[in-house]
RNA sequence: GCGGGUAUGAUGGAAUAGGCAGACAUGAGGGACUUAAAAUCCCUUGGUAGCAAUACCGUGCCGGUUCAAGUCCGGCUACCCGCA
Numbered sequence: 001g002c003g004g005g006u007a008u009g010a011u012g013g014a015a016u017a018g019g020c021a022g023a024c025a026u027g028a029g030g031g032a033c034u035u036a037a038a039a040u041c042c043c044u045u046g047g048u049a050g051c052a053a054u055a056c057c058g059u060g061c062c063g064g065u066u067c068a069a070g071u072c073c074g075g076c077u078a079c080c081c082g083c084a
Base pairs, nucleotide, nucleotide: 001083002082003081004080005079006078007077010026011025012024019067027045028044029043030042031041032040046057047056048055049054060076061075062074063073064072
C1' cells in the first nucleotide's frame, strides 16, 4: 500500500430484507426477608433539563439518503486478521 472484520450504557452483549435503541445478564443503588449477614425475591439503573408529568439528545467521528438510520451510502479514526 491492498482486501476483510470489529466499534452500541459502568461491563459482557441483544436489536440486521430501515420502523419503540439498550432485551438478557453482570455490576451498582434502594427495599423485603434475617438477631445480623449470605442466599433469595421486588423496584431502579445512558445523558441533560424539570418538583413531576414530560421534552430533547445519545449506537467510534464527520457528512449524505430517507417521513424515519445502530442498520443503507461516502470519507475518516482505532484495534484485529490476511496479502504484498

A computed fold for an 84-nucleotide RNA from a Lachnospiraceae bacterium, annotated as transfer RNA. The sequence was found in a public genome assembly. It matches the Rfam family "tRNA". Rfam links the family to the GO term triplet codon-amino acid adaptor activity. Lineage of the source: Bacteria > Bacillati > Bacillota > Clostridia > Lachnospiraceae.